The RNA shown here (small-subunit ribosomal RNA) has 1547 nucleotides and comes from Melioribacter roseus. Its Rfam family is "Bacterial small subunit ribosomal RNA". Its mean pLDDT, the model's own confidence on a scale to 100, is 82. NCBI's taxonomy places the organism under Bacteria, Pseudomonadati, Ignavibacteria, Melioribacteraceae, Melioribacter. It was read from a public genome assembly.
[in-house]
RNA sequence: AAUUUACAACGGAGAGUUUGAUCCUGGCUCAGGACGAACGCUGGCGGCGUGCUUAACACAUGCAAGUCAAGGAGAAAGUUUCCUUCGGGAAAUUAGUAUACUGGCGCACGGGUGAGUAAUGUGUAAGUAAUCUACCUUUGGGUUUGGAAUAAUUCAGCGAAAGCAGGACUAAUACCAAAUAAUGCAGCGGAACCGCAUGGUUAUGUUGUUAAAGUUGCUCUAGCAACGCCUAAAGAUGAGCUUGCAUCCAAUUAGCUAGUUGGUAGGGUAAUGGCCUACCAAGGCAACGAUUGGUAGCUGGUCUGAGAGGAUGAUCAGCCACACUGGAACUGAAACACGGUCCAGACUCCUACGGGAGGCAGCAGUGAGGAAUAUUGGGCAAUGGACGAAAGUCUGACCCAGCAACGCCGCGUGGAGGAUGAAUGUCGUAAGAUUGUAAACUCCUUUUGAUUGGGACGAAAGGCAAUAUUUAACAAUGAAUAUUGUUUGACUGUACUUAUAGAAAAAGCCCCGGCUAACUACGUGCCAGCAGCCGCGGUAAUACGUAGGGGGCAAGCGUUGUCCGGAUUUACUGGGUGUAAAGGGCGUGUAGGCGGACUUAAUAGUCAGUGGUGAAAUCCUGCGGCUCAACCGUAGAACUGCCUCUGAUACUAUAAGUCUUGAGUUCGGAAGAGAAAGAUGGAAUUCCAGGUGUAGCGGUGAAAUGCGUAGAUAUCUGGAAGAACACCGGUGGCGAAGGCGAUCUUUUGGUCCGAAACUGACGCUGAUACGCGAAAGCGUGGGGAGCGAACAGGAUUAGAUACCCUGGUAGUCCACGCUGUAAACGAUGAAUACUAGGUGUCGGAUUUUAUAUUCGGUGCUGUAGCUAACGCAUUAAGUAUUCCACCUGGGGAGUACGAUCGCAAGGUUGAAACUCAAAGGAAUUGACGGGGGCCCGCACAAGCGGUGGAGCAUGUGGUUUAAUUCGAUGCAACGCGAAGAACCUUACCUGGGCUUGAAAUGCAGUGGACAAGGUAUGAAAGUACCUCUUUCUUCGGAACCGCUGUACAGGUGCUGCAUGGCUGUCGUCAGCUCGUGCCGUGAGGUGUUGGGUUAAGUCCCGCAACGAGCGCAACCCCUGCCAUUAGUUGCCAUCAGGUUAAGCUGGGCACUCUAAUGGGACUGCCUACGCAAGUAGUGAGGAAGGUGGGGAUGACGUCAAGUCAGCAUGGCCCUUACGCCCAGGGCUACACACGUGCUACAAUGGGUACUACAAUGGGUUGCCAAACCGCAAGGUGGAGCUAAUCCCCAAAAGUAUCCUCAGUUCGGAUUGGAGUCUGCAACUCGACUCCAUGAAGCUGGAAUUGCUAGUAAUCGCUCAUCAGCACGGAGCGGUGAAUACGUUCCCGGGCCUUGUACACACCGCCCGUCAAGCCAUGGAAGCCGGGGGUACCCAAAGUCGGUGACUCAACCCGCAAGGGAGGGAGCCGCCUAAGGUAAAACCGGUGACUGGGGCUAAGUCGUAACAAGGUAGCCGUACCGGAAGGUGCGGCUGGAUCACCUCCUUU
Repeated sequence: AAUUUACAACGGAGAGUUUGAUCCUGGCUCAGGACGAACGCUGGCGGCGUGCUUAACACAUGCAAGUCAAGGAGAAAGUUUCCUUCGGGAAAUUAGUAUACUGGCGCACGGGUGAGUAAUGUGUAAGUAAUCUACCUUUGGGUUUGGAAUAAUUCAGCGAAAGCAGGACUAAUACCAAAUAAUGCAGCGGAACCGCAUGGUUAUGUUGUUAAAGUUGCUCUAGCAACGCCUAAAGAUGAGCUUGCAUCCAAUUAGCUAGUUGGUAGGGUAAUGGCCUACCAAGGCAACGAUUGGUAGCUGGUCUGAGAGGAUGAUCAGCCACACUGGAACUGAAACACGGUCCAGACUCCUACGGGAGGCAGCAGUGAGGAAUAUUGGGCAAUGGACGAAAGUCUGACCCAGCAACGCCGCGUGGAGGAUGAAUGUCGUAAGAUUGUAAACUCCUUUUGAUUGGGACGAAAGGCAAUAUUUAACAAUGAAUAUUGUUUGACUGUACUUAUAGAAAAAGCCCCGGCUAACUACGUGCCAGCAGCCGCGGUAAUACGUAGGGGGCAAGCGUUGUCCGGAUUUACUGGGUGUAAAGGGCGUGUAGGCGGACUUAAUAGUCAGUGGUGAAAUCCUGCGGCUCAACCGUAGAACUGCCUCUGAUACUAUAAGUCUUGAGUUCGGAAGAGAAAGAUGGAAUUCCAGGUGUAGCGGUGAAAUGCGUAGAUAUCUGGAAGAACACCGGUGGCGAAGGCGAUCUUUUGGUCCGAAACUGACGCUGAUACGCGAAAGCGUGGGGAGCGAACAGGAUUAGAUACCCUGGUAGUCCACGCUGUAAACGAUGAAUACUAGGUGUCGGAUUUUAUAUUCGGUGCUGUAGCUAACGCAUUAAGUAUUCCACCUGGGGAGUACGAUCGCAAGGUUGAAACUCAAAGGAAUUGACGGGGGCCCGCACAAGCGGUGGAGCAUGUGGUUUAAUUCGAUGCAACGCGAAGAACCUUACCUGGGCUUGAAAUGCAGUGGACAAGGUAUGAAAGUACCUCUUUCUUCGGAACCGCUGUACAGGUGCUGCAUGGCUGUCGUCAGCUCGUGCCGUGAGGUGUUGGGUUAAGUCCCGCAACGAGCGCAACCCCUGCCAUUAGUUGCCAUCAGGUUAAGCUGGGCACUCUAAUGGGACUGCCUACGCAAGUAGUGAGGAAGGUGGGGAUGACGUCAAGUCAGCAUGGCCCUUACGCCCAGGGCUACACACGUGCUACAAUGGGUACUACAAUGGGUUGCCAAACCGCAAGGUGGAGCUAAUCCCCAAAAGUAUCCUCAGUUCGGAUUGGAGUCUGCAACUCGACUCCAUGAAGCUGGAAUUGCUAGUAAUCGCUCAUCAGCACGGAGCGGUGAAUACGUUCCCGGGCCUUGUACACACCGCCCGUCAAGCCAUGGAAGCCGGGGGUACCCAAAGUCGGUGACUCAACCCGCAAGGGAGGGAGCCGCCUAAGGUAAAACCGGUGACUGGGGCUAAGUCGUAACAAGGUAGCCGUACCGGAAGGUGCGGCUGGAUCACCUCCUUU
């Protein structure tokens, strides 16, 4: 170590909640069990239990303790007999009964309650050699002789009553005296034995002293029996006293005590004892918690728990205490007495006002209190108790019954079958699902309940009667034993049982978001409400309310409260303290705790066994009894404890002895900013004097205040003063810590090394105590150069009580004395031992000279191990031991109060109410930083042109309006939806109309048309009316249409925060992920980081990673070059024809072009650099060169981004209107603000004239040529064209000329007039033309925008929408620049890294004052109350003591009177309850006002902290300030960044 056997044991579960996520720490909460419970809803039965936890509050009424062969007295009703004047009387019986009294015993038990009590208590174990014990048992002995009273009764009184007093009579087992007497008691004496110190026991001698009660029965006597009485001894029982140990909280209670501690003597008691008194001494208790305060009856047990423990002390049992409150004694064996006495007090009641009565914390019951707890019941039948010889009496103890689901246990509310899976309800995707075998229905059963009949156990004793035996001198009575008979039941006609009918009469409560088993619908809309914690509810709520369904338990179910558990969350079992709460600032050292090696002794601890005890009940086990169970009985085990005795002797302690290794001493060396005192020194600073010298100096981000022409700064010489000691200087040294730095001297502490000798455990730690203790601060006296809180001034700023600057006082320095705190830190207590290395450095020793070994320090790195991780790691945070200190959620708070220290500031000690569900540590991923590194971008820079100023256009905001419909709102809304509002559009407003509807699909009914035409009215829509009038057919009807009705339509109504789809944006940025593996407790990491490179996570290299996906790139389109094919409508080089001219014609397809297919470009070649990828080159070649240019293409995701008005769509809402039709109006308004554009301000221009060259496109409801008319818009006209054919079509910038710098020949707004076109219609409200008019504007503040090449700029053209309307939009081509050094800065982005208190992610978080409301609390002049103590006053009842002239029957003397002995009343004294007075202390309540604290969606002021938080933060201290806070001095890193030094790792 495993297995087997035997014995024993039966026993331990977690979850939610801090975070974006993780691990840890840590609190809060839940699931369990229990209850003397209460509340809500519900409720059939039985058994067994339990039932004022609050007011020890007050109590009406009844009952709860009496009884008796002792004693005397002694009835009555009734009955019978006799008498009778019929009114009654007498006797007997009742009956020696009832009754009260004297007397005995009991009343100290039983029953109640828990106020008090922290020890006079309880538990346990002992002691009593310091004691008592009625009744009971056993044994021995005795029970003699006398006496005097008194109650009852009677007589006569007082008083309302309660009751009291007097005269007379009488008895006893009442009382008294005497006798006798021991083994009793006391004194004295010696002896034996024993013990535990005092001492005890026994036997014995002697002296003194102490008793008694009779009654009944029987025989008849000398008597016997029974019950008593006295004495002694013993037992039993009960009690008293004493001792050890155990027995709650507070130290913010640290000192208490004069009868106090002890002694001697006396008193007192049953008994010890300061229990009491006198005297003497000065003690006694206490940190192992005295004293004080608070709370509390203790225990067996009960609940819980795996246990150890924790909580509790109802019912039952043991002990104690109490009995209206306080005090006191009497009687008695026992009381200082629950149903006794006395006194005082409070309260209640009676009263004739003079006085009296009372005590439910006994059982019932009442009131009150309270969330809450029962009947004014029956019976002594049983058990037990008191008295009695007994019968018996009494017993609210007890046994029963009643009430209450209060608890535990048991039973039932039916069982089997039953699918058209009925109906109803609910849901529904309309199929169905579910309710659900559930019901109905069929068959069956009858517990319980109802009715009915029978019917126990608990009863055995005892008594009585009879018989038998025994006992006692023969008898009798009696006693004992046995047998037989008889008698006794509250519960109760109950348990149990028979029969009858019949599923008949019997189910609720809670829950259903997670924890935690169980889901849907509707209603509600941060409302109402829920909630144990987390949290639900703001229009789709499994969380609220209701319903259906489901889950759980069940005559109960939930809630509330309390306790234990879970909680290892006080940790003995079984926790921690570097950073989470937690190591004292450091040392010396007292008590205490712990302690090296060896030997011996003894045995206190320890271990083993023995004996005693550990009450019973309870718990556990076996068996048994109620039908089972609960419950009960019986036996066992157990009660883990304490005590006694015996043994063991390893360990610890003790005693004795020894040792040297721990510790120390001596000797020889060594280093050092260790400490104190004195002396000395040079550099610098400032000041003073003088010289030279002239206009500034100084200071800052920039300035100013300040200094300076009265001569500064600068410079030279001399002098004065104070403070600090450059370089050396170093993760170097010393010290216990704080701390210590010029040099020298003196004094002094500690440390290290070496070698021998000595002492011999002398050691370690260390509460209280004592000492030291940075800086700031305080006191007294000096000193004062520099620096410098406060303060002043200047700046900065919105402000600036700050940061910056100029000054500057305390202070900083010295002496002496206080203070006693710091991030007093290694955030790591001290000591000892053990446990891999490597590498520096300081001080020694050795020495073989290797930077080797060894000792002591001081650093870094690192294995095992530890840690929540970070990290620590021989200088431990590892492994162990010892001792000390400290922690137990955050805040309130290191605050208040108290105490203590201090001159003060303040320090030390140190709470609670209340409040929150977190606060926190480490690490992770992001995001962010006025952190860092690298990189990119028209991001900046370099340039060109704009916007912002003007007028106009257009959009938006705002305002206005009947309406100015709606949406879009930083970038990423604002010439956006809208690629075009006069009507329409149109959604808005006003008015007029319609209601199955303008359009759709059904169904039912009805009509036969519908359509068309017309009339009237009207703004139209519409309304009313007139005319006319079907088709097919198998004759049933059908098609189509109208009307009526019903389903429904319809909605640009709401919600884009319920959605789909689509879109914007970061961003065409280079990123975003996965599988497997590996690392990490985990979140996560790795890969994806690193070194290079790229436009790119593009590629290469390296690497615990290897691969892969979505993105990048490429593939696609356009364009640039070439080739091939094709050649009309395009083209025209060559050939021919032809024209004024013209591809016009034949012809051709070469070229251009068209449009299809291919080619071409890949760092392929060269050189240089580089490992490679790749980069560079006015490189070659090439049309093009490093992505050739442009487009399309948009990863994972972000913004609850946008859109319900494009469409679709859930839900909600409207339904003669929020739907539909129509007319008119509005969307076009106009003090204003903004965005986007156009036109300009002019000469690079404007006017006029002339003249070349495009491309994309469009065209039949169309584009429209030529020609003609009009100044023109345009009109007439109609060729051609469904298009490489015809048309739009004129391109414009260009060239020439005039204008000559001006509000102009610039600019064109505005306005007047006249027109054209489109269109039902140009008034609101179109575009264009002509004539006239001719505004602002002369290049635009702060600010801001676009663009890197065919780009910007500039010029025109086309198209969509469209009847018409374009400065907008979408396209096209023409002309055609400038600049880029570069990445410091602004903005945005990517990667790595760092800090973080952010994670809604910096538009974050967050601090303090002030203001408002609420809550608890501290202080406070006072006011009120409480308990306790001290001193004094007064003093009841009562014990004790004294006295006692008054009084007294018993005994003595005496003839008597009387006296004596001995008592008593009264009085006095000590003590003393209650009461009073006084001054303090303590506790609580309240209190104008006042202090801070906490909490409370959207208040004010700032911005302190978190990033370098924009002045790094924090700690201590001082001063200052609205506030956070600022500044000074010293300290810390729990500071970012950069650089340097040192050390380490790797090479």